[in-house]
Molecule: Bacterial small signal recognition particle RNA
Organism: Coriobacteriia bacterium
RNA sequence: GGCUCGGACGGCGACAUGUCCCGAACCUGGUCAGGGCCGGAAGGCAGCAGCCAUAAGGGGCCUCUGGCGAGCGUCCGGGUCCGC
Numbered sequence: 001g002g003c004u005c006g007g008a009c010g011g012c013g014a015c016a017u018g019u020c021c022c023g024a025a026c027c028u029g030g031u032c033a034g035g036g037c038c039g040g041a042a043g044g045c046a047g048c049a050g051c052c053a054u055a056a057g058g059g060g061c062c063u064c065u066g067g068c069g070a071g072c073g074u075c076c077g078g079g080u081c082c083g084c
Base pairs, nucleotide, nucleotide: 001082002081003079004078005077006076007075008074009073010072012069013068015066016065018061019060020059021058022057028053029052030051031050036045037044038043
């Protein structure tokens, strides 16, 4: 020096518990028009639609996070190996 084994870091590749988006007539939440109920009244109660946020789930992306992978790079440590 080569080969080979292990390790560290980096790069590369995909993945998801990462990230973005979608996403519930009702059996999620918030706000609850209208209407309903209670009340002499003041007010209160439940709450459909709508809107918002999300769950299960789906789609995209590797920017972050996390592990995964391989005869990619550098370094470190070895070897009953080969050559100088």